[in-house]
The RNA shown here (transfer RNA) has 71 nucleotides and comes from a Candidatus Nealsonbacteria bacterium.
It was read from a public genome assembly.
The coordinates come from a structure-prediction model, not an experiment, and the mean pLDDT is 81.
RNA sequence: UGCCGGGUCGUCUAAUGGUAGGACGACGGGUUUUGGUCCCGUUAGUCGAGGUUCGAGUCCUCGCCCGGCAG
Numbered sequence: 001u002g003c004c005g006g007g008u009c010g011u012c013u014a015a016u017g018g019u020a021g022g023a024c025g026a027c028g029g030g031u032u033u034u035g036g037u038c039c040c041g042u043u044a045g046u047c048g049a050g051g052u053u054c055g056a057g058u059c060c061u062c063g064c065c066c067g068g069c070a071g
Stems, first nucleotide, its partner, number of pairs: 001070007010024004018054001025043006047063005
C1' cells in the first nucleotide's frame, strides 16, 4: 500500500429497513439478625462525517480503530 472481516449500554450478546432488547454488572428498594440467594425498580449503548429512503444499528461512499492475508 492492496484485499477480506469486524466496531451496539461498564462487559457479553440480539435486533426482516419500522418503539434499540436480553443477560451479567452498578445503584436504590423489598425479604434476612448480617451476608448470600430470590423479587421489584433504576442506570446505560448503535465508531465518525455524508448519501439513499417516509423511515438506517441494518443499504451506499469516504474516514478512524482492531484483527487477518498478500506485497
Rfam family: tRNA. By type it is a transfer RNA. Rfam describes the family as follows. Transfer RNA (tRNA) molecules are approximately 80 nucleotides in length.